The RNA shown here (c-di-GMP-I riboswitch aptamer) has 92 nucleotides and comes from Methyloversatilis thermotolerans.
The coordinates come from a structure-prediction model, not an experiment, and the mean pLDDT is 89.
Rfam family: c-di-GMP-I riboswitch aptamer. From the family's description: GEMM was predicted in a large-scale screen for bacterial structured RNA regulatory elements.

RNA sequence: AGCUGAAAAAGGCAAACCCGCGCGAAAGCCGGGGACGCAAAGCCACCGGUCUAAUCCGCGCGCGAGCGCGGCACGACAGCGGGGUCGCCAGA
Repeated sequence: AGCUGAAAAAGGCAAACCCGCGCGAAAGCCGGGGACGCAAAGCCACCGGUCUAAUCCGCGCGCGAGCGCGGCACGACAGCGGGGUCGCCAGA
């Protein structure tokens, strides 16, 4: 340096769920509790995937403010897979 993660140590992270007159149109995120799990469950939306659809676009309705339906990521998920990048301990 690359590979591997059986056992161990020092530690780390934190699903569901609950709470907050938190942020957001929503998906989701943040903070506190919690612990299902995780050897990258550190970080990055580059590829695939998934979720959402406020704005925008189309159509319809309405005198109108606007409402309904459809479409789109420019929003999100790194704890869906791949990839990139940095890193602890141990082993051969």